Record summary: The RNA shown here (transfer RNA) has 72 nucleotides and comes from a Candidatus Woesearchaeota archaeon.

This record gives sequence, C1' cells and structure tokens, in this order.
RNA sequence: GCGCCGGUAGUCUAGAGGCUAGGAUACUACCCUGCCACGGUGGCGACCCGGGUUCGAAUCCCGGCCGGCGCA
Repeated sequence: GCGCCGGUAGUCUAGAGGCUAGGAUACUACCCUGCCACGGUGGCGACCCGGGUUCGAAUCCCGGCCGGCGCA
C1' cells in the first nucleotide's frame, strides 16, 4: 500500500429499514440478614465521526478514524 472482518452503556454482547435499542455484568436504592455474602425488586447508563439514500437509518451506500486478520 491492497483486500476482508469488526466498532452499540464502565465491560461483554443481541439487534439485516419503523425496536421503549434487548440481555449479562458492573454501579446504585430498597427488601432480606444480628453483620457480610448470597438472593429478590427497582433505578442509572450505549448506537465511532462526517456525508448520502429513504417518509423513516444502529441497520443500506460513500469517505474518514480506530482495532483484528490476510497479501505484498
């Protein structure tokens, strides 16, 4: 340099045009306990950036940035 794959809460991850953007974990409030832990109920928190297509984009297209793999 070229090609392919990926980028979604602090972390891991699901989501193939209309989702309240789902789950786990972490954090947190309350309950439980003599205390801690475990457990239960609730809360908080995310679409890498810029364009384009579309009535509508996390999702499709183009460019960038970052990471991984392969080739040179």
It matches the Rfam family "tRNA". Its family is annotated with triplet codon-amino acid adaptor activity in the Gene Ontology. Rfam classes the family as a transfer RNA. Model confidence (mean pLDDT): 83 of 100. Taxonomically the source falls in Candidatus Woesearchaeota (Archaea, Nanobdellati).